[in-house]
RNA sequence: GGGUUCGUAGCUCAACUGGAUAGAGCGAACGGCUUCGAACCGUUAGGUUAGGGGUUCAAUUCCCCUCGAACCCU
Numbered sequence: 001g002g003g004u005u006c007g008u009a010g011c012u013c014a015a016c017u018g019g020a021u022a023g024a025g026c027g028a029a030c031g032g033c034u035u036c037g038a039a040c041c042g043u044u045a046g047g048u049u050a051g052g053g054g055u056u057c058a059a060u061u062c063c064c065c066u067c068g069a070a071c072c073c074u
Stems, first nucleotide, its partner, number of pairs: 001073007010026004019057001028044005050066005
């Protein structure tokens, strides 16, 4: 330098062929329970879907560029 696969919550991951308000588990905060904790139960917060642009009535999803990661080739 070229190619392939990827980038979604603090972490691990969903989200079907473009379509309803982007969800789950763990974790966090608060509450219940308890003598106090743990466990368990409930509630709440937490997202520029890596960044920018384009297509579309509508983009996490499709296209282009940039950045980053892993692997392969030179």
Overview:
Predicted 3D model of a 74-nucleotide RNA (transfer RNA) from Elusimicrobia bacterium RIFOXYD2_FULL_34_15. Its mean pLDDT, the model's own confidence on a scale to 100, is 80. Rfam family: tRNA. Rfam classes the family as a transfer RNA.